[in-house]
RNA sequence: UCCCCGGUAGCUCAGUUGGUAGAGCGGGCGGCUGUUAACCGCCAGGUCCCAGGUUCGAUCCCUGGCCGGGGAGCCU
Numbered sequence: 001u002c003c004c005c006g007g008u009a010g011c012u013c014a015g016u017u018g019g020u021a022g023a024g025c026g027g028g029c030g031g032c033u034g035u036u037a038a039c040c041g042c043c044a045g046g047u048c049c050c051a052g053g054u055u056c057g058a059u060c061c062c063u064g065g066c067c068g069g070g071g072a073g074c075c076u
Base pairs, nucleotide, nucleotide: 001072002071003070004069005068006067007066010025011024012023013022019056027043028042029041030040031039049065050064051063052062053061
């Protein structure tokens, strides 16, 4: 320097038809139990990495950038 993959809740990740986002774990509250754990129910939590563009509308498409991982190349 080039190529590929990824960046979405505290964590691990879904979300390919463009129509304002979801699961599991974790957290809070409650139920159950003599108590804890387990189990059951409910709740909270998001600038979808950033900036532009297209569109009535973008997590999703296009361009540039940043960060992480992998590969190639170059130099000694």